Background
The RNA shown here (c-di-GMP-I riboswitch aptamer) has 89 nucleotides and comes from a Gammaproteobacteria bacterium. Model confidence (mean pLDDT): 80 of 100.
[in-house]
RNA sequence: UGUUUUAAAAGGCUACUUUAACUGAAAGGUUCUUGGCGCAAAGUUACCGGUCUAAGGGAUGAUUAUCCUAAGGCGGCGGGAUUGCAUGA
Numbered sequence: 001u002g003u004u005u006u007a008a009a010a011g012g013c014u015a016c017u018u019u020a021a022c023u024g025a026a027a028g029g030u031u032c033u034u035g036g037c038g039c040a041a042a043g044u045u046a047c048c049g050g051u052c053u054a055a056g057g058g059a060u061g062a063u064u065a066u067c068c069u070a071a072g073g074c075g076g077c078g079g080g081a082u083u084g085c086a087u088g089a
Stems, first nucleotide, its partner, number of pairs: 012039002020031004037076001043082003047079003050074003056069005
């Protein structure tokens, strides 16, 4: 320096729920409070696949509905990239 493993110690994050707001058309996101499902990257990143929403746009239809669409989301869906903690074997 690299790979595998995850034994120990000290820690980290926070699913779902509770409380109260902000923001967005929505999906969702942020903060306070409660709480700890789980995660060795459940740190960061929208490059690839997947997936969620459909404001705007388009098509159909007829009395306001259905369908398609991301340049909007999801990093706790998978991959890639990148950074980091420990050091028993």
It was read from a public genome assembly, where an Rfam model found it.